Predicted 3D model of a 75-nucleotide RNA (transfer RNA) from a Paracoccaceae bacterium. Its Rfam family is "tRNA". Rfam's curators write: Transfer RNA (tRNA) molecules are approximately 80 nucleotides in length. Its family is annotated with triplet codon-amino acid adaptor activity in the Gene Ontology. The sequence was found in a public genome assembly. Its mean pLDDT, the model's own confidence on a scale to 100, is 82.
RNA sequence: GCUGCUGUAGCUCAGUGGUAGAGCACUCCCUUGGUAAGGGAGAGGUCGGUGGUUCAAUCCCACUCAGCAGCACCA
Repeated sequence: GCUGCUGUAGCUCAGUGGUAGAGCACUCCCUUGGUAAGGGAGAGGUCGGUGGUUCAAUCCCACUCAGCAGCACCA
C1' cells in the first nucleotide's frame, strides 16, 4: 500500500429501511434476624465520525477514524 472483518448500554453480544433489545453489572422495593439466592420495578444508547440516497437510515452508498487478520512491497 491492497483486500476482508469488527465498531450497538458499564461489560459480553443480538437485531432489523419505520425513531433499538437481551444476559450480567448498577439503583430501588418485596422476601430474610442479616446476607446470598429468588421475585418485581427502574435508570442507562447522538448504533465510531462526516456526507449522500430515501417520506423515513443503526440498517443502503461514499469517504473517514480505531482495532484485528491476510497479501504485497521496501529495508